[in-house]
Context: one part of a larger RNA
RNA sequence: CGUUAGAAUAUUGAGGUCAGUCACUCAUAGUACGAGAGGACCUGUAGUGAACAUGCCAAUGGUGUGCCUGUUAUUUUUCCAAAAGUAAACGCAGGGUAGCCACGCAUGGAGUGAAUAAGUACUGAAUGCAUCUAAGUACGAAGUCCAGACCAAGAUGAGUAUUCUCCAUUAGGCCGCAGCAAGAGAAGCUGUCGUAUAGGUAUCAAGUGUAAGGCCAGUAAUGGUUUCAGCUGAGAUAUACUAAAGG
Numbered sequence: 001c002g003u004u005a006g007a008a009u010a011u012u013g014a015g016g017u018c019a020g021u022c023a024c025u026c027a028u029a030g031u032a033c034g035a036g037a038g039g040a041c042c043u044g045u046a047g048u049g050a051a052c053a054u055g056c057c058a059a060u061g062g063u064g065u066g067c068c069u070g071u072u073a074u075u076u077u078u079c080c081a082a083a084a085g086u087a088a089a090c091g092c093a094g095g096g097u098a099g100c101c102a103c104g105c106a107u108g109g110a111g112u113g114a115a116u117a118a119g120u121a122c123u124g125a126a127u128g129c130a131u132c133u134a135a136g137u138a139c140g141a142a143g144u145c146c147a148g149a150c151c152a153a154g155a156u157g158a159g160u161a162u163u164c165u166c167c168a169u170u171a172g173g174c175c176g177c178a179g180c181a182a183g184a185g186a187a188g189c190u191g192u193c194g195u196a197u198a199g200g201u202a203u204c205a206a207g208u209g210u211a212a213g214g215c216c217a218g219u220a221a222u223g224g225u226u227u228c229a230g231c232u233g234a235g236a237u238a239u240a241c242u243a244a245a246g247g
Base pairs, nucleotide, nucleotide: 001154005165006164007163008162009161010160011159015151016150017149018148021050022049023048024047025046026044027043033038052108053107054106055105056104060102061101062100063099067095068094069093070092071091072087073086074085075084076083077082111146113145114144119139120138121137122136174247175246176192177191178190179189180188197243198242199241200239201238202237203236204235206232207231208230213226214225215224216223217222
C1' cells in the first nucleotide's frame, strides 16, 4: 500500500515447515529346527537405554566482574583502631541469591489407516497343457499419502463469526511518559491516578558467617561476651513516600 468505512477479539485452512532414529532385555521358548553343539522367525497396550528434538530451573551442579567473608603488599583519610583506593580490566582466596545454563528435570518420535515398489500369490486364457496378467482378485517397505506438532487469508481466489464506533465526542490507534521475565534495532508486552509500572521504605526469604564499639581474660599475639550478629544486586509480600506531564 492492498483486501472498498474504521477498529477490537476469536477463527477456517489453500499452502508450507518440522518430526520420523537405533540398540538391548523380558516373555513366547531352551519351543520350532538340529545327531549334538547350538538355537530362531513371528508376536506383545511388556520393559530399559543411547543419541536427537522441544521446554524448564523445585531439587543437584556450573556461572554469578564487587553480595558476604578472609588475606598479602602499598597509598590515603585521622596517630591507634576502623575504613577506602590500587595490585592487567574481580590483587589473591573461600562461599553465593535472582537470572542464564547442563552435568540436572520433564516430554516426544503414537496408527491392525490408504494406495503402492521390488517381490509373493489366486483364478485364468491367448497357446484344450502350463502360465502372478492379457480381463479380474489378494498381499507386500525405514519410502509416498493421511494421521502428529507448528506457521499460515498478499490464499490479490486477499475467506468466516461476534462486538464497537461512524464526526456536537468518542470505538480504536499513534507519539510521549514509568518500565519489562520482550529485545541487536524495530517490534512485542505491563502500566500511565493505578485491586502497584519502576524506584524508595518495611517485613520476610536467601547469601555470607558472629560487624563496629564496649567489657572481660591474657605481658602480648589473641580469645571470650554483648551476637546465629553485622552487611547484603537482581527474589516474595505489603505500602502511593517519589516518578508515570501531556499531546